RNA sequence: UCGGAAGUCGUCUAACGGUAGGACAACGGGUUCUGGCCCCGUUAAUCUAGGUUCGAAUCCUAGCUUCCGAG
Numbered sequence: 001u002c003g004g005a006a007g008u009c010g011u012c013u014a015a016c017g018g019u020a021g022g023a024c025a026a027c028g029g030g031u032u033c034u035g036g037c038c039c040c041g042u043u044a045a046u047c048u049a050g051g052u053u054c055g056a057a058u059c060c061u062a063g064c065u066u067c068c069g070a071g
Stems, first nucleotide, its partner, number of pairs: 001070007010024004018054001026042005047063005
């Protein structure tokens, strides 16, 4: 430089173009003599910028980062 793949809560992982969900973690509470286990609740995310659309995590374009391959 060229080709391909991936990017969603702190981590992992879902979501026919139609309310962004779950698990773990964190925090608060219950239970316990204390802690753990267990139960209930809360917080928190779509890589960036445009475009299409009534409506975009999803489709299109450009870019950024990471990974794989070729030279």
Predicted 3D model of a 71-nucleotide RNA (transfer RNA) from a Candidatus Dojkabacteria bacterium. The sequence is in RNAcentral, with records from ENA. Model confidence (mean pLDDT): 80 of 100. The organism belongs to Candidatus Dojkabacteria, within Bacteria. Rfam family: tRNA. About the family: Transfer RNA (tRNA) molecules are approximately 80 nucleotides in length. It is annotated as a transfer RNA.